[in-house]
Formats: sequence, C1' cells, structure tokens
RNA sequence: AAUAAUAUUUGGCAAAGCCAUUGAAAGAUGGUGACGCAAAGCUAAAGGGGCUAAGGUGGACUACCACUAUGCCAGCCAGUUGCGAGG
Repeated sequence: AAUAAUAUUUGGCAAAGCCAUUGAAAGAUGGUGACGCAAAGCUAAAGGGGCUAAGGUGGACUACCACUAUGCCAGCCAGUUGCGAGG
C1' cells in the first nucleotide's frame, strides 16, 4: 500500500507556533493550528508542588538586589465527577 473479515462507538479535547485583545508579569480570552490526551472534564487558603512580583518591606544609592500572593498554572501530582468496551 492492497485485499478480505469484523464493527456498540468512529466522536471529544487541543500543545507549540502565528495573529488579535488583555495584564506590571506569570498568564488568560478569541481565531488559526495539531504535539499529544481514555478524563487533556471540574476543583487554585478545602491537599502538595510550581510560576510571576505590580504593590508592600528591607538593603543599596543612578536606578539595582532580596523577600513576599489574597495574582497565576489542573496538559505536574492529587481530589472529585462522568463516558465506553471486555471479563
């Protein structure tokens, strides 16, 4: 790749990148695009872990450093709910 057989379903979500918007940032939203995922559904002081540091505090003193989440991540683990097949 072709042929044959079988068949409940044959669908869902959507990474990175790019474009736009938004945010101090992490990131988020929409479009595009598919890396993948049998929960890549939901849950963020109701568990752990991670990211950012506007503002605040402290130290420096020519614009820097450190700490800090009630900001963010569920496609990190976890909790919880659901669907399908076989035994």